A computed fold for a 271-nucleotide RNA from a marine sediment metagenome, annotated as Bacterial large signal recognition particle RNA. Its mean pLDDT, the model's own confidence on a scale to 100, is 80. Its Rfam family is "Bacterial large signal recognition particle RNA". It is annotated as a non-coding RNA gene. The sequence is in RNAcentral, with records from MGnify.
RNA sequence: CCGUGCUAGGUGGGGCGUUAGGGGUGCCCUGUACUCGAAGUCCUCUUCAUGCGAGACCGAAUUCCCUGCCUGAGGGCAACGACCCGGUGGGUCUAGCGCCAGGCACGCGGCGAUGACAGGUCGGGUCCUGUGCGGCGUGGCCCCGUGAACCGGGUCAGGUCCGGAAGGAAGCAGCUCUAAGCGGUCCGCCACGGGUGACAUGGGAUCGCCCGGCCCGAGCUGGCGACUUGGAACGCGCCACUGCGGCUGUUGCUCGAAGGCAGGGGCACGG
Repeated sequence: CCGUGCUAGGUGGGGCGUUAGGGGUGCCCUGUACUCGAAGUCCUCUUCAUGCGAGACCGAAUUCCCUGCCUGAGGGCAACGACCCGGUGGGUCUAGCGCCAGGCACGCGGCGAUGACAGGUCGGGUCCUGUGCGGCGUGGCCCCGUGAACCGGGUCAGGUCCGGAAGGAAGCAGCUCUAAGCGGUCCGCCACGGGUGACAUGGGAUCGCCCGGCCCGAGCUGGCGACUUGGAACGCGCCACUGCGGCUGUUGCUCGAAGGCAGGGGCACGG
C1' cells in the first nucleotide's frame, strides 16, 4: 500500500411545549437522512438519563467520530420604542367630524313658456237660510186574516107564544157578514219629524281658505350638499392613564439546524 473479516459508530438534527428532569409521540424551523409496532387525561428513561420493543443496511473513510475555528436558518426570554386594538377618566379646547335649530340660495335635484312667483279680476266651493225631491223613523189610510153566547145585521133548525084553523110573531144555537179590538204585509197614499243626502233650486253673506278661467311673463323651491350663526352633548377625533392585548423594530442574553475550513482517528488475518 492492497484484500478479507470484525468492532466503535452511523442510517438526521434543533426550538417550543409537556415533564421533578431527559427523550419520544404533538406544534414549529431546517433539511433529505432505514422498515415495522405502541404512545397526550400519553409511551419510556433516570442522577445524568439523549427514547422503548422487533428487524434490516452501511461500516474505519469525500460519508462516521473527536478537537478547534468560521458562518448561521430559526426559536425563547427581557427591556425600550412605533403602529393598531381594547379599558378607565377628561373634555368643546386649539380645530374638527357626527347631532339639533336658524339664515343663505353657491352646487345637485324637483316644478316651470303645455306658463313659475307674486298680484289683479271673474266664477265655483267652504258659511247661513227657505223650498222641492229622495231616504229613514213614527202614526194613519188601503189590503188580507181573525173577530160578537146575550146588550150588531141577515138567515134562523129545534123549541116557545098568538090563533078553532089557515097562517103569523118573537127569537136561542148553527152558518154568514161586519163593528170595536187583535194580527200580518209586497206595493201604494196621507200627515208629522230630523244628529237624513256627493241631489235640485231660490235667497243671503263674502275678511279668510281651497279649486278653476283670464291677464301678466321667468323664475319658484329649500329635499341633499356647500357656506354661515347659534345650541346641546360625549357617539368619534383630541388629552391623560392603562393592558401577562395584537403586530413590528432596536438592543441585550440564551438555545441553535444546515454548511465551510483544518488536524487527528480501532482490531484481527493474509499478501